A computed fold for a 74-nucleotide RNA from a Saprospiraceae bacterium, annotated as transfer RNA. Model confidence (mean pLDDT): 80 of 100. Its Rfam family is "tRNA". Rfam describes the family as follows. Transfer RNA (tRNA) molecules are approximately 80 nucleotides in length. It is annotated as a transfer RNA. The RNAcentral record of the sequence draws on ENA.
């Protein structure tokens, strides 16, 4: 400088022929349980789906540009 993936809760992730409220698991907070704690069991929180823009009746999901990582070419 060139081609390719990837980017979703605090951590690892899944959802990707566009369509009903965006989820799982560890974490954390609450309570049962037990003298206590740990384990267990039950419930609650917690996301501008990297950022902008555009198609569309509807976008995490398709276009485009940009960041920020990775790999391979030079």
């Nucleotide at each position: 400088g060139g081609u390719c993936c990837c980017u979703u809760a605090g951590c690892u992730c899944a959802g990707u022929u566009g369509g009903u409220u965006a989820g799982a698991g560890c974490a954390a907070c609450u309570g049962a349980c037990u003298c206590a704690u740990a384990a267990u069991c039950a419930g609650u929180g917690g996301g501008u789906c990297g950022c902008a823009g555009g198609u569309u009746c509807a976008a995490a999901u398709c276009c485009u540009g940009c960041a920020g990582g990775g790999a391979c070419c030079a």